[in-house]
The RNA shown here (c-di-AMP riboswitch aptamer (ydaO/yuaA leader)) has 135 nucleotides and comes from Actinoplanes lutulentus. NCBI's taxonomy places the organism under Bacteria, Bacillati, Actinomycetes, Micromonosporales, Actinoplanes. The model forms 96% of the base pairs in the Rfam consensus. Rfam family: c-di-AMP riboswitch aptamer (ydaO/yuaA leader). About the family: This family represents a conserved RNA structure found upstream of the ydaO and yuaA genes in Bacillus subtilis and related genes in other bacteria. It was read from a public genome assembly, where an Rfam model found it. Its mean pLDDT, the model's own confidence on a scale to 100, is 77.

RNA sequence: GCCGAACCGCCGCCUAAACGCAGACGCGUGCCGGGGACCCAGGUGUUUCCGGGGUGAAGCCGCUCCCUGUGAGCGGCCGGGCAGCUUCCCGCCCGAACCCGUCAGCUAACCCGGUCGGUGGUCGAGUGGGAAGAA
Numbered sequence: 001g002c003c004g005a006a007c008c009g010c011c012g013c014c015u016a017a018a019c020g021c022a023g024a025c026g027c028g029u030g031c032c033g034g035g036g037a038c039c040c041a042g043g044u045g046u047u048u049c050c051g052g053g054g055u056g057a058a059g060c061c062g063c064u065c066c067c068u069g070u071g072a073g074c075g076g077c078c079g080g081g082c083a084g085c086u087u088c089c090c091g092c093c094c095g096a097a098c099c100c101g102u103c104a105g106c107u108a109a110c111c112c113g114g115u116c117g118g119u120g121g122u123c124g125a126g127u128g129g130g131a132a133g134a135a
Stems, first nucleotide, its partner, number of pairs: 009122006018029004030115006040105001051103001052100004059077007078095005
């Protein structure tokens, strides 16, 4: 001097997932989610069937395969992220997972919950001047 790894601190990113007070359990604020009237929507009735619903960007359609499935592949439409916010262009990525349990439209009052986890960097960009060498 170079390469790699680890720890501390610091600077970011995804997510609602942060801060403060306590210091046994916890509490509060902020942010987030669910349930829940009239009205509206829906509206012949019945129907456990092919159930239905929620968080989240994580959906829809077509074709093919086959182990015929909440599957795989391909294509189209569409959705989300990339250091304040918005718009445009380019580029790089993601389109999971889980929960309720036959039940929930919207919804004031009111009621009930969550506040996890994952990950990148530790330098980068721009402008100008000067010197040396070679031709």